[in-house]
């Protein structure tokens, strides 16, 4: 220098919020004495379809909280 593991932090799993936990990505550049800030990069960004349409769902996955919907009741 370079590759591997592990471990903490970040970030993502088709629409908002906690909290649990489960998988996935996590690597460069500038500024800085640190701490940190700043710009990328990965994971990610549903389904069906005759390609004209159609179709579920606020969760990955459980729990609450909000919005929406639809029955019923007062």
């Nucleotide at each position: 220098g370079u590759g591997g593991g592990c471990g903490c932090g970040g970030g993502c799993a088709a629409u908002g919020g906690a909290g649990u936990u489960u998988g996935c990505c996590u690597u460069c550049c500038g500024c800085g004495c640190a701490a940190g800030c700043g710009g990328g990069a990965a994971a990610g960004c549903g389904c069906c379809u005759u390609c004209g349409g159609g179709c579920u769902g606020a969760u990955g996955a459980c729990u609450c909280c909000u919005a929406c919907c639809g029955u019923c009741g007062a």
Molecule: Fluoride riboswitch aptamer (crcB RNA motif)
Organism: Opitutia bacterium